[in-house]
Molecule: Glycine riboswitch aptamer
Organism: Rhizobiales bacterium Ga0077545
RNA sequence: UUGACGUGAUCUGGAGAGCGUCCCGCAAGGGGCCGCCGAAGGGGCAAGUGAGGGACGAACGUCCCUCAUGAAUCUCUCAGGCAAAAGGACAGAUCAGGGUGC
Numbered sequence: 001u002u003g004a005c006g007u008g009a010u011c012u013g014g015a016g017a018g019c020g021u022c023c024c025g026c027a028a029g030g031g032g033c034c035g036c037c038g039a040a041g042g043g044g045c046a047a048g049u050g051a052g053g054g055a056c057g058a059a060c061g062u063c064c065c066u067c068a069u070g071a072a073u074c075u076c077u078c079a080g081g082c083a084a085a086a087g088g089a090c091a092g093a094u095c096a097g098g099g100u101g102c
Base pairs, nucleotide, nucleotide: 001101005098007096008095009094010093011092012091013090018034020033021032022031023030024029035082036081037080041078042076043075044074048069049068050067051066052065053064054063055062056061
């Protein structure tokens, strides 16, 4: 000095599903029941890779079992959500500093 990359902040965009019903409450909201959604968060897993054990085999290797690792916008629906508001994975822009390269 600095492209991809990644961290933080700000701004913008951002889906889905009952304005369900009963009770409490001045209201905001809270609780019960039934029905739903997946994109805060969280849980689960394939191929592959690694290790161990066993079988076959002259050998290279092949096959089986166990364990570990192993992704998501997949899946579960714990949490959260189902008018608006808020939130919202993710995306874009800007700024800051980091790091890589030169």